The prediction has a mean pLDDT of 75. Predicted 3D model of a 104-nucleotide RNA (TPP riboswitch aptamer (THI element)) from Sulfurovum sp. It matches the Rfam family "TPP riboswitch aptamer (THI element)". Rfam links the family to the GO term thiamine pyrophosphate binding. Lineage of the source: Bacteria > Pseudomonadati > Campylobacterota > Campylobacterales > Sulfurovum. Of the family's consensus pairs, 96% are formed in the model.
RNA sequence: CAAUCACUCUCGGGGUGCUGAAUACCAGCUGAGAAGAUCAUCGUGAUCUACCCGUUGAACUUGACCUAGGUAACACUGGCGUAAGGAAGAGAUUUGUAUGAGAC
Numbered sequence: 001c002a003a004u005c006a007c008u009c010u011c012g013g014g015g016u017g018c019u020g021a022a023u024a025c026c027a028g029c030u031g032a033g034a035a036g037a038u039c040a041u042c043g044u045g046a047u048c049u050a051c052c053c054g055u056u057g058a059a060c061u062u063g064a065c066c067u068a069g070g071u072a073a074c075a076c077u078g079g080c081g082u083a084a085g086g087a088a089g090a091g092a093u094u095u096g097u098a099u100g101a102g103a104c
Stems, first nucleotide, its partner, number of pairs: 001096003007091004011054004017029004035049006060085003066079004
């Protein structure tokens, strides 16, 4: 000087489904996460944690009330997908190259 998986700090992005008699509560399925808290409010919405992801970008969204196979049911598992979009900086560590000094 250049790069740097995991790591640290700060900042940011995202989702919350299906079933059981039902709004809640409880229980079951898959998953990293479908959960908890607060406020407003009684239809529900917003915010913050947790979880995951941040361009080496399948976290997540569109296509999609898509399609094939399953299931009690559902993005449950594939396809779609070398499709489109999508949120970053620093530090430390490590590696490479060049130069200088010292020792042998």